[in-house]
RNA sequence: CGGAGCGUAGCUCAGGCGGUAGAGCACUGGCAUGGGGGGCCAGAGGUCGGCGGUUCGAGUCCGCUCGCUCCGACCA
Repeated sequence: CGGAGCGUAGCUCAGGCGGUAGAGCACUGGCAUGGGGGGCCAGAGGUCGGCGGUUCGAGUCCGCUCGCUCCGACCA
C1' cells in the first nucleotide's frame, strides 16, 4: 500500500425481507435467611465507532472516515 472480516448495555454476544433494540453474566433495590452464598421478584443501564446520503422511516441500504484482526504485497 491492496483485499477481507469485525465494531450494538460494564463484559460476552444476538438482532430474517428497513418499521424505531434484546439475551446471558455483571450492577441496584426488594423477598427470603440468625447472617452469608445460592434462589425468587422488580429495576437501572444504549449518540448501534464517527460523519454524510437514500427513505415517510436506517443497527440494517449507499459513500467517506476511525479503530482492531487476518491475508497478501513492499522493505531488511
The prediction has a mean pLDDT of 82. Transfer RNA from Persephonella sp., 76 nucleotides, folded computationally. Rfam family: tRNA. By type it is a transfer RNA. Rfam describes the family as follows. Transfer RNA (tRNA) molecules are approximately 80 nucleotides in length. The organism belongs to Persephonella, within Bacteria. It was read from a public genome assembly.